[in-house]
RNA sequence: CUCCGAUAAGAGCAAAGCCGGCGCAAGCCGGUGACGCAAAGUCAGUGGACCCGUCGCAACAUUGCCGCAGGCGGGUGGCCGGACUGCCGAA
Numbered sequence: 001c002u003c004c005g006a007u008a009a010g011a012g013c014a015a016a017g018c019c020g021g022c023g024c025a026a027g028c029c030g031g032u033g034a035c036g037c038a039a040a041g042u043c044a045g046u047g048g049a050c051c052c053g054u055c056g057c058a059a060c061a062u063u064g065c066c067g068c069a070g071g072c073g074g075g076u077g078g079c080c081g082g083a084c085u086g087c088c089g090a091a
Stems, first nucleotide, its partner, number of pairs: 004089002012037002017032006035078001041084003047080002049076007
């Protein structure tokens, strides 16, 4: 230095719920709170997956409902892959 991740040491982050705010929504921000996390640090035009909104396709005598493919926009990094960076040093 690389790989690796221990009943090590010193740290760190913060799920759900609740309160307040933003948003059509998914969800996000702050406080509280800890389920957990060896990257639960950052990245969503870097490949997938999922969620939301909207348009629309098809059918139809009309209206309404349901469902499906697709386009566009948004979201989730604590869904996976990938990239970059980082503390410590047992086996």
c-di-GMP-I riboswitch aptamer from a Deltaproteobacteria bacterium, 91 nucleotides, folded computationally. Of the family's consensus pairs, 91% are formed in the model.